[in-house]
RNA sequence: AGUUGAUAACGCCACAGCUGCUGCGAGGCAGUGUCGGAAAGCCACGGGUCUCCAAUGAUGGAGACAGCCGGGUUACCUGC
Numbered sequence: 001a002g003u004u005g006a007u008a009a010c011g012c013c014a015c016a017g018c019u020g021c022u023g024c025g026a027g028g029c030a031g032u033g034u035c036g037g038a039a040a041g042c043c044a045c046g047g048g049u050c051u052c053c054a055a056u057g058a059u060g061g062a063g064a065c066a067g068c069c070g071g072g073u074u075a076c077c078u079g080c
Base pairs, nucleotide, nucleotide: 002080003079005077012037013036017032018031019030020029021028022027035067041073042072043071045070046069047068048065049064050063051062052061053060054059
C1' cells in the first nucleotide's frame, strides 16, 4: 500500500416501536430502544421508491430516503 473477515479483540452505529420538537408532506432532530450492520461513516452523481405543487392532457418543477441498489470518498483491528 492492497486485500479478507460480523463466529477474534477493543469499540462503533442504531431497525421497528414509544415520547417530545419540527415540516403542507415524504421526512428530519433529540431521548428511549436494539432488528440488524465490516463501512448501517460521509456525498443526492446514476437508477429506484416516496412526498408536495402545477396542468384538460402529455408532462414539468421542487423536495425526501445514504438502513433500496450502483458509484465516489474517508476510516479501526485480525489474517494474508
Molecule: c-di-GMP-I riboswitch aptamer
Organism: Desulfobulbaceae bacterium